[in-house]
RNA sequence: CUCAUCCAGAGGGACUGAGGGAAACGGCCCGUUGACGUCCCGGCAACCCUCCCCGUCGAGGCCCCGUCCGGGGUGCUUGGCGAGGGAACGGUGCCAAAUCCGUCCCGCGCCGAGAUCCGGCCCCCGGGGAAGAUGAG
Numbered sequence: 001c002u003c004a005u006c007c008a009g010a011g012g013g014a015c016u017g018a019g020g021g022a023a024a025c026g027g028c029c030c031g032u033u034g035a036c037g038u039c040c041c042g043g044c045a046a047c048c049c050u051c052c053c054c055g056u057c058g059a060g061g062c063c064c065c066g067u068c069c070g071g072g073g074u075g076c077u078u079g080g081c082g083a084g085g086g087a088a089c090g091g092u093g094c095c096a097a098a099u100c101c102g103u104c105c106c107g108c109g110c111c112g113a114g115a116u117c118c119g120g121c122c123c124c125c126g127g128g129g130a131a132g133a134u135g136a137g
Stems, first nucleotide, its partner, number of pairs: 001137006011041005019030003024103004042095003047091002050087004054082007061074005099131001104128004109121004
């Protein structure tokens, strides 16, 4: 830099001792009943690796038809692919809260007599973006 995912899931112990939830601001939380962090053990998940099943496409084999070409059938072998399912030894990751929420834009949201149009707004709702995290390359 590119692509995918980010409302699911999964906690105990030891050490430490005051802040922590990426950064700024705002909010809301966690925290001396010990948070955050480090280590150990346990677990979650299924991105990568590996394996199994299913589907599909191709190549080869075999059989049949036809005879230069070709057509059909068949898990018998092998490979590709799947916006199908499963396993979990290994490589990562993760185990408060949606990536805790917002910040920028939009409307399908709200307001205006307000269906269309028009104007305004971000309190609620939805979509996108930015930033970030993780994996693969």
Molecule: SAM riboswitch aptamer (S box leader)
Organism: uncultured Kribbella sp.